Predicted 3D model of a 102-nucleotide RNA (THF (Tetrahydrofolate) riboswitch aptamer).
Rfam family: THF (Tetrahydrofolate) riboswitch aptamer. From the family's description: Tetrahydrofolate (THF) riboswitch was first reported for Ames et al. as an RNA motif in 5' untranslated (5'-UTR)regions of folate transport and biosynthesis genes in Firmicutes genomes. A reference for the family is Ames et al. (2010), "A eubacterial riboswitch class that senses the coenzyme tetrahydrofolate", Chem Biol.
It was read from a public genome assembly, where an Rfam model found it.
[in-house]
């Protein structure tokens, strides 16, 4: 020096588990402003993730029970939320550093 290679934040399916909403919030598309993370180190987007905001789309109830204003329960329903377990992917990139070979 060459050639192979490991790990991380975090993504994402699927089940269970507790929640919200169904009086429509969330989710999913977008503008705008601002924060963060991003293999052992450093840098780091036009990528990714949170928050505030606008903006266009838009949605599934139903039965009981109590009882006179809604409330409770159970089933559903939501591209809904948290968590937990199992799979899957997985440093954007660039430099260095670890391992194995040579």
């Nucleotide at each position: 020096g060459g050639c192979a290679g490991a790990g991380u934040a975090g993504a994402u399916u699927u089940u269970c588990a507790g929640g919200c909403g169904u009086a429509a919030a969330g989710u999913g598309c977008u503008g705008u402003g601002g924060a963060g993370a991003c293999g052992g180190g450093g840098a780091g987007u036009u990528g990714c993730u949170c928050c505030a905001u606008g903006g266009a789309c838009g949605a599934a109830a139903a039965g009981c029970c109590g009882u006179a204003c809604c409330g409770g329960c159970u089933u559903g329903c939501g591209g809904u939320c948290u968590g937990a377990a199992a799979g899957u992917c997985g440093c954007a990139u660039c430099c260095c550093g670890c391992u194995g070979u040579u």